[in-house]
């Protein structure tokens, strides 16, 4: 010097998953709230179809392929917001069980995980600071 590994602290991303307090055996623990999010559920409108099963969460649908794989797409992400452009990326996964359209009261449920090395260009728009 230069690669690579863990660890912490700092920015930050994906996502609804951040916050505060108690409690003791102090532990990535219990228990209770909470920003924030989701499900079921009238009249009313709507609607036909219920094994060719139906539905929910999510961006993750769908097509070709005998299967695989793998190529493509709907759609989705990327450093203050928002438009257009460029580059790179994901385009999955789990559920409910015969069953759910929207839907005021109502009633429930979650409130996690997981990741990082350049964040480009042009315009707009707002903020905070100085004078």
């Nucleotide at each position: 010097a230069u690669a690579g590994a863990a660890a912490u602290c700092u920015u930050g991303c994906c996502g609804a998953a951040u916050c505060u307090g108690a409690c003791c055996a102090u532990g990535a623990g219990u228990c209770a709230g909470u920003a924030c999010g989701g499900g079921g559920g009238a009249c009313c409108u709507g609607u036909a179809a219920u094994u060719u099963g139906g539905g929910g969460u999510g961006a993750a649908u769908c097509a070709c392929c005998a299967a695989g794989a793998g190529u493509g797409u709907a759609g989705g992400g990327u450093a203050c917001c928002c438009u257009c452009u460029u580059a790179c990326c994901c385009g999955a996964a789990c559920c409910c069980g015969u069953c759910a359209a929207c839907u005021a009261a109502c009633c429930u449920c979650g409130g996690a995980g997981g990741c990082a090395u350049c964040a480009g260009g042009a315009g707009g728009a707002a903020u905070c600071g100085a004078u």
The RNA shown here (c-di-AMP riboswitch aptamer (ydaO/yuaA leader)) has 131 nucleotides and comes from Effusibacillus lacus. Its Rfam family is "c-di-AMP riboswitch aptamer (ydaO/yuaA leader)". Rfam's curators write: This family represents a conserved RNA structure found upstream of the ydaO and yuaA genes in Bacillus subtilis and related genes in other bacteria. The coordinates come from a structure-prediction model, not an experiment, and the mean pLDDT is 79. The RNAcentral record of the sequence draws on Rfam. Taxonomically the source falls in Effusibacillus (Bacteria, Bacillota, Caryophanales, Alicyclobacillaceae).